[in-house]
Context: one part of a larger RNA
């Protein structure tokens, strides 16, 4: 390279938006570029192949025919693919009218708690564990009442729920905004799908600067524990957890399953719309659309399973794998303030 392949064996880029390129609805007419027939020139000789001859055979050599799938030119043929011109409205997108949301920024507010201050009752004990010591208390603790500070995070509602592209969002109000579903229409008219560089987001941790610090809490400390105990248990505790501004760019970033398209028995929950009956409304039954959940048919899978939210069936682009180990390391380049991040062998070894 070709093939198989990527849910769990190696393999889907964390996740969007997009740029070249691939790919790409209906229908007319035209062109004839692909594509398809026909002709003509070439496609050196020899070799291969076949057919016959010639050295007693045979290698071997002569002769003749095939091939040489190629390429130019040419004449035609128009289904298919392209190009051009025109039309469509089923894909797409807009516009009216409505829902439904912890979507996002910002700004304010608010109980409940823990801790700490200050004072008031009150006394000997708290605290912690398997058991206990460290701590903390007569300088008056723990407990209890009232007043006051602060700084986090928001009990119930609460779902198997909703929202988003993932990451990920949860008291409450206001201001700003993104998108999504439904109905009935109108209105543009293939404007679409993907998506190599690129580029924006993108958990926790980490880093810079200047804030802030209740509670927890890496390292540290100290007291158990133990054959030791650099752990686990306990009692303290800094960074950091939180704010702004600015970096890193990675996670079992997982549904371990990339994006679209179309199509393929059902069953039952729930979520948001929309319509029908019957009923005074509701409750409740049918029905649709769009989302999430459990089972299960054919079909797929090695088996686990998965199954209209595919891991069926098909098109279509894009990433990615190719024995284990060495190694996601080394050199080298790019980024980065570092930590480190991307990219990325090989030797030599089973």
């Nucleotide at each position: 390279c070709u093939g198989g392949g990527c849910g769990u064996a190696a393999a889907g880029c964390g996740c969007g938006c997009g740029u070249a390129g691939g790919c790409g609805g209906u229908u007319u007419g035209u062109u004839a570029a692909g594509u398809c027939a026909g002709g003509u020139g070439u496609g050196a000789a020899a070799g291969c192949c076949c057919c016959g001859a010639g050295c007693u055979c045979a290698a071997c050599u002569c002769g003749g025919g095939a091939a040489u799938u190629g390429c130019a030119u040419u004449u035609g043929a128009u289904a298919c693919u392209g190009g051009c011109a025109g039309a469509c409205u089923a894909g797409a997108a807009u516009g009216u009218g409505a829902u439904a949301g912890a979507g996002g920024g910002a700004a304010g507010u608010g109980g409940a708690a823990u801790u700490c201050c200050a004072c008031g009752u009150g006394u000997a004990g708290c605290g912690g564990u398997g058991a206990a010591a460290u701590g903390c208390g007569u300088a008056g603790a723990u407990a209890u009442g009232u007043g006051g500070a602060g700084g986090a995070a928001c009990a119930c509602c609460a779902a198997u729920g909703g929202c988003g592209a993932a990451g990920g969002c949860a008291a409450c109000u206001u201001c700003c905004u993104g998108g999504a579903u439904c109905a009935a229409c109108a209105u543009u008219g293939a404007c679409g799908c993907u998506g190599a560089g690129g580029u924006g987001c993108g958990a926790a941790a980490g880093c810079g600067u200047g804030g802030g610090g209740a509670g927890c809490a890496a390292a540290c400390a100290g007291g158990a524990u133990u054959a030791g105990a650099u752990a686990c248990c306990c009692u303290g505790g800094u960074a950091g957890u939180c704010c702004a501004c600015g970096c890193c760019g990675u996670a079992a970033a997982c549904g371990a399953u990339g994006g679209g398209u179309a199509c393929u028995a059902g069953a039952u929950g729930u979520u948001g719309g929309g319509g029908g009956a019957a009923u005074u409304u509701g409750a409740c039954c049918c029905u649709u659309c769009g989302g999430u959940g459990u089972c299960g048919c054919a079909g797929c899978u090695a088996a686990c399973g998965c199954a209209u939210u595919a891991a069926g069936u098909u098109c279509u682009c894009c990433g990615c794998c190719u024995g284990g180990g060495g190694a996601g390391u080394a050199c080298g380049c790019c980024g980065g303030c570092a930590a480190c991040g991307g990219u990325a062998a090989a030797a030599c070894u089973c």
Predicted 3D model of a 350-nucleotide part of an RNA (small-subunit ribosomal RNA, central domain) from an uncultured prokaryote.
Model confidence (mean pLDDT): 89 of 100.